[in-house]
RNA sequence: CUCUUAUCCAGAGAGGUGGAGGGACUAGGCCCUUUGAAACCUCAGCAACAGGCCCAUGUAGGUACUGUGCUAAUUCCAGAAGUGUUAUGUACUGAAGAUAAGAA
Numbered sequence: 001c002u003c004u005u006a007u008c009c010a011g012a013g014a015g016g017u018g019g020a021g022g023g024a025c026u027a028g029g030c031c032c033u034u035u036g037a038a039a040c041c042u043c044a045g046c047a048a049c050a051g052g053c054c055c056a057u058g059u060a061g062g063u064a065c066u067g068u069g070c071u072a073a074u075u076c077c078a079g080a081a082g083u084g085u086u087a088u089g090u091a092c093u094g095a096a097g098a099u100a101a102g103a104a
Base pairs, nucleotide, nucleotide: 002103003102004101005100006099007098008097013043014042015041016040017039021032022031023030025079026078028077029076044071045070046069049067050066051065052063053062054061075096081093082092083091084090085089
């Protein structure tokens, strides 16, 4: 980097370094940000995806010990392709993306 499967309206921030951007992509919207963005570090926390352990047969439940992940806003909203509907509205699906486990 590619493929498969599952999930994505829940949850959880302080400090230090840093010094202007950030919210994946976009000639859009909206928002965060010098009352300090990204990134990195420390500590704290959230979360049962996989392993472990507990329970012991429910195709379930529990537990942050291990491996990941995450800690503004629904994946911030919308769009890149469609479907239903009279509809520029609205609902749904898909695509894309993120995370986990597995495979080539």